Predicted 3D model of a 92-nucleotide RNA (Glycine riboswitch aptamer) from Hyphomonadaceae bacterium UBA5336. The sequence was found by an Rfam model in a public genome assembly. The prediction has a mean pLDDT of 77. The model forms 90% of the base pairs in the Rfam consensus.
[in-house]
RNA sequence: CCAUUCCAGACGGGAGAGGGCAGGGCGUAUUUCCUGCCGCCGAAGGCGCAACCGCCCCGGAAACGCUCAGGCAAAAGGACCGUCUCGGAGAC
Numbered sequence: 001c002c003a004u005u006c007c008a009g010a011c012g013g014g015a016g017a018g019g020g021c022a023g024g025g026c027g028u029a030u031u032u033c034c035u036g037c038c039g040c041c042g043a044a045g046g047c048g049c050a051a052c053c054g055c056c057c058c059g060g061a062a063a064c065g066c067u068c069a070g071g072c073a074a075a076a077g078g079a080c081c082g083u084c085u086c087g088g089a090g091a092c
Base pairs, nucleotide, nucleotide: 004089005088006087008085009084010083011082012081013080018038020037021036022035023034024033025032039072040071041070045068046066047065048064052060053059054058
């Protein structure tokens, strides 16, 4: 110096599932807010098991599972992917 990798940020892409029912409030056209009741989804988060890994006492672990949370018109959010920027580590 650099492949690569980690954290944070920006931009772009980004799935699934009823814009359900009832009551009440505002409004008095729609809409929207609250409460309750079912039916669903999983890719924020959380939890659980485990292949596997490690310094092997123990610990780390998923896109698997559970749905507490979240979501089921749009918007927002969104694991993950790509590019760029900052900082750290950095083999040959």